[in-house]
RNA sequence: GGGGGAAUACCCGAGUGGUCAAAGGGGCCAGACUGUAAAUCUGGUGGCAAUGCCUUCGCAGGUUCGAAUCCUGCUUCCCCCA
Numbered sequence: 001g002g003g004g005g006a007a008u009a010c011c012c013g014a015g016u017g018g019u020c021a022a023a024g025g026g027g028c029c030a031g032a033c034u035g036u037a038a039a040u041c042u043g044g045u046g047g048c049a050a051u052g053c054c055u056u057c058g059c060a061g062g063u064u065c066g067a068a069u070c071c072u073g074c075u076u077c078c079c080c081c082a
Base pairs, nucleotide, nucleotide: 001081002080003079004078005077006076007075010026011025012024018065027045028044029043030042031041032040046054047053048052058074059073060072061071062070
């Protein structure tokens, strides 16, 4: 230099146009249980003035009524070729 893949919540990781603040696991918080702790079980875990609203999927744009998902550029990492 050429080709391909990846980047998602605190961590891992699923999701590939609408049913998504986004499965599941870990961690954390609260509760149950226990003499205490662990283990186990239940609920919660972006924010807020909360039947809802706002913001978010590497960064910046674009397409669309609607984007984590499609397109363009960029950044970082991995693999192959030279």
Notes: A computed fold for an 82-nucleotide RNA from a Planctomycetota bacterium, annotated as transfer RNA. Its mean pLDDT, the model's own confidence on a scale to 100, is 82. Taxonomically the source falls in Planctomycetota (Bacteria, Pseudomonadati). It was read from a public genome assembly.